[in-house]
Predicted 3D model of a 347-nucleotide part of an RNA (small-subunit ribosomal RNA, central domain) from Enterobacter sp. The prediction has a mean pLDDT of 81. The source organism's lineage runs through Bacteria, Pseudomonadati, Gammaproteobacteria, Enterobacterales and Enterobacter.
Context: one part of a larger RNA
RNA sequence: UUGGGCGUAAAGCGCGCGCAGGCAGGCUAUCAAGUAGGAUGUGAUGUCCCCGGGCUCGACCUUGGAAGUGCAUUGGAAACGGGGGUGGUGGAGUUGGGUGGAGGGGGGAAGAUUCCACGGUGUACAUUGAAUGCGAAAGAUCGGAAGGAUACCGAGUGGGCGAAGGCGGCCCCCUGGACAAAGACUGACGCUCAGGUGCGAAAGCGUGGGGAGCAAACAGGAUUAGAUACCCUGGUAGUCCACGCCGUAAACGAUGUCGAUUUGGAGGUUGUGCCCUUGAGGCGUGGCUUCCGGAGCUAACGCGUUAAAUCGACCGCCUGGGGAGUACGGCCGCAAGGUUAAAACUC
Numbered sequence: 001u002u003g004g005g006c007g008u009a010a011a012g013c014g015c016g017c018g019c020a021g022g023c024a025g026g027c028u029a030u031c032a033a034g035u036a037g038g039a040u041g042u043g044a045u046g047u048c049c050c051c052g053g054g055c056u057c058g059a060c061c062u063u064g065g066a067a068g069u070g071c072a073u074u075g076g077a078a079a080c081g082g083g084g085g086u087g088g089u090g091g092a093g094u095u096g097g098g099u100g101g102a103g104g105g106g107g108g109a110a111g112a113u114u115c116c117a118c119g120g121u122g123u124a125c126a127u128u129g130a131a132u133g134c135g136a137a138a139g140a141u142c143g144g145a146a147g148g149a150u151a152c153c154g155a156g157u158g159g160g161c162g163a164a165g166g167c168g169g170c171c172c173c174c175u176g177g178a179c180a181a182a183g184a185c186u187g188a189c190g191c192u193c194a195g196g197u198g199c200g201a202a203a204g205c206g207u208g209g210g211g212a213g214c215a216a217a218c219a220g221g222a223u224u225a226g227a228u229a230c231c232c233u234g235g236u237a238g239u240c241c242a243c244g245c246c247g248u249a250a251a252c253g254a255u256g257u258c259g260a261u262u263u264g265g266a267g268g269u270u271g272u273g274c275c276c277u278u279g280a281g282g283c284g285u286g287g288c289u290u291c292c293g294g295a296g297c298u299a300a301c302g303c304g305u306u307a308a309a310u311c312g313a314c315c316g317c318c319u320g321g322g323g324a325g326u327a328c329g330g331c332c333g334c335a336a337g338g339u340u341a342a343a344a345c346u347c
Stems, first nucleotide, its partner, number of pairs: 004318003007301002012315001014199004021192003028085001030083002034080001035077001038074005049065002052062003091189001092186004098179002103175006110150001114146001116144001118143004160167002204245006213239002218234004256314006264292012276279001296303002320347003329340004
C1' cells in the first nucleotide's frame, strides 16, 4: 500500500468540548478551477506493435510508420462535484409558559451510635469457641460535651438524573442539562474530529486542619505440622474538610460518535391530546428504560428498532505467543509513577 477486521478470539481513546482536516439536505439562476469530449503543439534514443529489408533460417540487426495512458495551449459543454448569489424549511437552533429528576456548587439546622484523665446513681463483670485485652469504682443506667459519617426508615429501585467518573436524611440560595404540546422566529447556522483543551472512582502525594466509627502497616491472643493468613483483642497512616497535585481502573454494555431504514410482544418511568357511561376508565401520541423474541447477522454464544440487522459520514485502534506495555530517548509529575514506545533472542 491492498485487502480484512475491533461484544467474548489481537483490536473502540475513561468521557466531553473543539481549531485545522474530512464529509454535508432541497429549489433556482450564474461562473467554469475539478470533470468529460474537440483542436493544435509537444511527448529524445531504445523497448513494444505494423509494412518491408539484411545475415542460408532464426535469435539478432535495420529503413519507414504507428503508439507513447502524459503535459501545455486553445475554443466550446454544464449533468455531477465546486465557488460566490437569490429565495425556501424538512436538518440544526432560538423564544414564552409548563413537567419530572440522589444532575452540580455553597450555606444552615437535625436525630442515633461511639467516645470523654465530664458529672450523678450504682455494683462485679464484660467480650470470645477460647484466650489475649479492659476492669476497682469497669460494664449497666441518667444528664452534659465533642467529632465525624449520613446508618435504619428505604429501596417504591430491575426506578430516576448525569457526557463519563458518578450522584441518596431535611431546609434555603446559586446553577447545568433533558422532555412534551401548540405556536412564532433564525434560515443549513450541520456531523465527525489528528493535534489541543477540560472533566475524570479508589489508592497515593504536598500544606494546613480534623479524627467518632472503620481500618492497610504493626503488636498481641488463638488455630495449625507451620500460619508472616482466615478468627479474636488492640491499633497508626488513611478514610473526612480546604487548597494544590496525580491521571490511572474489569474507567465494562469488555459494544466510538452522529444520521437514515427495517415484522412484533410484555413491562417500568415521565410528559401530553381526545372521548364519555368520571373510572384503579377507554382510545391515541412523545422521551428514557427492562425483559422476551422475528427477519437478518454471528465461528458459536448470542445480538435483535436502545442491533452485534441494512446503509452513509468522520475519528480511534488491531496484524502470532513470549520478551513487554518492558528498555532507551522524549514529554509530564514533588514523588509514586504516567504517557509515547522498540529490538536482540526464543517458541